Record summary: This is a predicted structure of a 480-nucleotide part of an RNA (small-subunit ribosomal RNA, 3' major domain) from an uncultured bacterium. The RNAcentral record of the full RNA draws on Greengenes. Rfam family: Bacterial small subunit ribosomal RNA. Its mean pLDDT, the model's own confidence on a scale to 100, is 84.
Context: one part of a larger RNA
RNA sequence: UGACGGGGGCCCGCACAAGCGGUGGAGCAUGUGGUUUAAUUCGACGCUACGCGAAAAACCUUACCUGGGCUUGACAUCCCGAUGAAAAUCUGAGGAAACUUAGAACCUCUUCGAAAGGAGAUAUCGGGACAGGUGCUGCAUGGCUGUCGUCAGCUCGUGCCGUGAGGUGUUGGGUUAAGUCCCGCAACGAGCGCAACCCCUAUUCUCUGUUGCUCCGAGCAAUCGGGGCUCUCUGAGGAAACUGCCGGCGAUGAGCUGGAGGAAGGUGGGGAUGACGUCAAGUCCUCAUGGCCCUUAUGCCCAGGGCAACACACGUGCUACAAUGGUAGGAACAAAGGGAAGCCAACCUGUGAAGGGGAGCCAAUCUUGAAAAACCUAUCUCAGUUGGGAUCGGAGCCUGCAACUCGACUCCGUGAACAUGGAAUCGCUAGUAAUCGUGGAUCAGCACGCCACGGUGAAUACGUUCCCGGGCCUUGUACA
Numbered sequence: 001u002g003a004c005g006g007g008g009g010c011c012c013g014c015a016c017a018a019g020c021g022g023u024g025g026a027g028c029a030u031g032u033g034g035u036u037u038a039a040u041u042c043g044a045c046g047c048u049a050c051g052c053g054a055a056a057a058a059c060c061u062u063a064c065c066u067g068g069g070c071u072u073g074a075c076a077u078c079c080c081g082a083u084g085a086a087a088a089u090c091u092g093a094g095g096a097a098a099c100u101u102a103g104a105a106c107c108u109c110u111u112c113g114a115a116a117g118g119a120g121a122u123a124u125c126g127g128g129a130c131a132g133g134u135g136c137u138g139c140a141u142g143g144c145u146g147u148c149g150u151c152a153g154c155u156c157g158u159g160c161c162g163u164g165a166g167g168u169g170u171u172g173g174g175u176u177a178a179g180u181c182c183c184g185c186a187a188c189g190a191g192c193g194c195a196a197c198c199c200c201u202a203u204u205c206u207c208u209g210u211u212g213c214u215c216c217g218a219g220c221a222a223u224c225g226g227g228g229c230u231c232u233c234u235g236a237g238g239a240a241a242c243u244g245c246c247g248g249c250g251a252u253g254a255g256c257u258g259g260a261g262g263a264a265g266g267u268g269g270g271g272a273u274g275a276c277g278u279c280a281a282g283u284c285c286u287c288a289u290g291g292c293c294c295u296u297a298u299g300c301c302c303a304g305g306g307c308a309a310c311a312c313a314c315g316u317g318c319u320a321c322a323a324u325g326g327u328a329g330g331a332a333c334a335a336a337g338g339g340a341a342g343c344c345a346a347c348c349u350g351u352g353a354a355g356g357g358g359a360g361c362c363a364a365u366c367u368u369g370a371a372a373a374a375c376c377u378a379u380c381u382c383a384g385u386u387g388g389g390a391u392c393g394g395a396g397c398c399u400g401c402a403a404c405u406c407g408a409c410u411c412c413g414u415g416a417a418c419a420u421g422g423a424a425u426c427g428c429u430a431g432u433a434a435u436c437g438u439g440g441a442u443c444a445g446c447a448c449g450c451c452a453c454g455g456u457g458a459a460u461a462c463g464u465u466c467c468c469g470g471g472c473c474u475u476g477u478a479c480a
Stems, first nucleotide, its partner, number of pairs: 001480002003477003007474007015464002019428005026319008034310002042053002064305007073130001077129007089104006108121005132294002135292003141288002143283003146279001148277001153192006159168003172183003198271004203239005209233001212229007242265001245259005321421001325380006337368003342361002347356003387418001392413005398407001434456007
């Protein structure tokens, strides 16, 4: 100087407390361990691994296994020799394919030259340099990332103090979300952080006026014709919030507290933004890269299988156990997205998944499209039920060369566990939790995951003794 203490003081955080909803029990989905296996590819392991890399494992992906094949190679550059075309294409045979083999067809381009021929390009074959490696080492590394933590800290120059390590500044008194600001002070200044500058959102003004909005007319309606840009909205630029104003407290300070005005009030709400560093944290399988290793194989191609196994254990979710509910009927109200190898309307067929159909739309125009919960009416009457839907049987539909291993969906039948869950444990402080649906990425197909969007919309916070984590000061130490 740090670190640590079941030392002290001060302070903060959904840390506890106060509440609300879960997990832990059930079934299923998904990840992991274990076991099994020819293989069940690899990585990730307290918080910070376990719906994680993976924003899509039927083939491909794919790195694994079995078998079949190739050896200058699937890919790059160069050299030497050979060929005159070669590759591609078609046909036959073998084959699971990769490929092998036989044949057909084809007989290049540029340039010099009258021609022969030469040179070059491209291609193949043979040879040589080399390629290739998701092989090892993240404890050789770059880059990127997680975490402490959006915590308020981490340092420097000069000066001063100390033999020195180092201290001071950065401590102290107040204050703040903040090393935020004020005051004091052997310190005076400065940098990286904080804050602000950026984006979205809440109010308003100006401009803009179609595809949007609105008014009139016609029509049962879809829609059409005409007028307008007040409103809604679109999207560009401004305004607005600064403790600016008033009272109180305070040191006349920083600031705190109450009030006015205001759409918004003291950081208005949310996002992006992550200091010096810590964990030899994670990643050599994104990429890059040192070293080591393989080189007729640890490289490359292909078929099939596996990554999907299943006594079991754990994590994360979904669906429930019902009446604040289920079922049937009726009838409202969103936002944000996507669309050309696409989104797909009307209409017809089918109980349905879907099929037929073909209008419109490169989209404020057309389409996806139905929002759902909520609301109204009827019914069920506390049951393993009209709760719950697992499992299994049958029949279908769609994508796709192909749904056996191993896709999603539909219909009929079947109708399991499950009666609110032990010890324990998680999230959340407001448009939040809870609950309801919608869209998107990936994608041929496949979502209970992920990312985003809106609808309905709570309860509670006395307080900081205690648990956990953190900040500052101080103290002890046989620790570094």